Predicted 3D model of a 344-nucleotide part of an RNA (large-subunit ribosomal RNA, domain IV) from a Candidatus Woesebacteria bacterium. The RNAcentral record of the full RNA draws on ENA.

[in-house]
Context: one part of a larger RNA
RNA sequence: UUCUCAAGGAACUCGGCAAAAAAACUAUCCGUAACUUUGGGAGAUGGGUUCCCCACGUCGCCGUAAGGCUAUGAGGGGGGCACCGAAAGUUUGCUAGUCGACUGUUUACCAAAAACACAGGUCCGUGCAAAGACGAAAGUCGAAGUAUACGGGCUGACGCUUGUCCAGUGCCGGUAAGUUAAGAAGAGGGGUGGCUUGUCGCAAGAUGAAUUGCUCUGAAUUGAAGCUCCGGUGAACGGCAGCAGUAACUAUAACUGUUCUAAGGUAGCGAAGUUCCUUGCCAGGUGAGUUCUGGCCCGCAUGAAUAGCGUAACGAGCUAGCAACUGUCUUGAGAGUUUACUCG
Numbered sequence: 001u002u003c004u005c006a007a008g009g010a011a012c013u014c015g016g017c018a019a020a021a022a023a024a025c026u027a028u029c030c031g032u033a034a035c036u037u038u039g040g041g042a043g044a045u046g047g048g049u050u051c052c053c054c055a056c057g058u059c060g061c062c063g064u065a066a067g068g069c070u071a072u073g074a075g076g077g078g079g080g081c082a083c084c085g086a087a088a089g090u091u092u093g094c095u096a097g098u099c100g101a102c103u104g105u106u107u108a109c110c111a112a113a114a115a116c117a118c119a120g121g122u123c124c125g126u127g128c129a130a131a132g133a134c135g136a137a138a139g140u141c142g143a144a145g146u147a148u149a150c151g152g153g154c155u156g157a158c159g160c161u162u163g164u165c166c167a168g169u170g171c172c173g174g175u176a177a178g179u180u181a182a183g184a185a186g187a188g189g190g191g192u193g194g195c196u197u198g199u200c201g202c203a204a205g206a207u208g209a210a211u212u213g214c215u216c217u218g219a220a221u222u223g224a225a226g227c228u229c230c231g232g233u234g235a236a237c238g239g240c241a242g243c244a245g246u247a248a249c250u251a252u253a254a255c256u257g258u259u260c261u262a263a264g265g266u267a268g269c270g271a272a273g274u275u276c277c278u279u280g281c282c283a284g285g286u287g288a289g290u291u292c293u294g295g296c297c298c299g300c301a302u303g304a305a306u307a308g309c310g311u312a313a314c315g316a317g318c319u320a321g322c323a324a325c326u327g328u329c330u331u332g333a334g335a336g337u338u339u340a341c342u343c344g
Base pairs, nucleotide, nucleotide: 001336002335003334004333005332007330008329011328016325024050027049028048029047030046035040037157051078052077053076054075056073057072058071060069061068062067079083092323093322094321095320096319097318098317099315100314104116105115120155121154122153123152124151125150126149132141133140134139158310159309160308161307163240164239165238168237169236170233171232172231173230174229177228178227179226183222184221188217189216190215191214192213193212194211196209197208198207199206200205241259242258243257244256245255268302269299280296281295282294283293284292
């Protein structure tokens, strides 16, 4: 590395991993369930036939005709273990659940998936020199398009739906009042020159005033958006309580009280890919089931486009079971091929 095997047949194992089984590169005839978006499911599942000889018939074509060729029907007979008689051969089948609708895409070289994408849904922006993007700029894309268009966010076929909260954060709208920058303004104050002049002084000088410069500083007043403020907005970011009591057995609490909150989780689903306690409890399947399926619901810590719940079809997805099948195993044994090794 390739085969074979008594009896058993998954007892193996995390797990039927691997192997085996099945097999007609579209043979042909019959027949085919639930469910379903009526297209599917479906080659569902399942069953029959297949070689040779004989006589008879039929469709079609050719031919004037006799007849020939191709296809085909039912009948009778023959031989074999076996008639697609070898070789080749890619579909094992079924029952349920989960996730994702689907075909598709992905970690080149450990992940192919339930991740990404998707058609569809919805929200936001954008009126054209569009928004947005690239670029110091010129300019280009968007687009030789024009809101049935383009850009961005979230969700992700389809069906039934998508509750409540605008207090916080964000966004949108408003703007009376408050606050507010540079700037404007320049009362006043300081420094330092020129000129005129007052007072004191014998003088040198000291100290004032008016005026005219330069310069430093500077109060009132004025001054936008923003913020404060007032509204709106959840398929915006997000949120969606607690404690007591109560019914004529018990238990439970439709009911009541009370505290807090912006509001207290609606419809659904639920030990879930979410459940710690937990192998929850009941039922099914097994001789026996921490997994699985169906129920239950005190949901540690479900829940409605971070979508909720369903769903035919699809899937090298994941989980559980059944049939068939087997050296996976009980439990080993044998036969090859190619090497190594020993001897030669």
The source organism's lineage runs through Bacteria, Bacteria candidate phyla and Candidatus Woeseibacteriota. It matches the Rfam family "Bacterial large subunit ribosomal RNA". The prediction has a mean pLDDT of 84.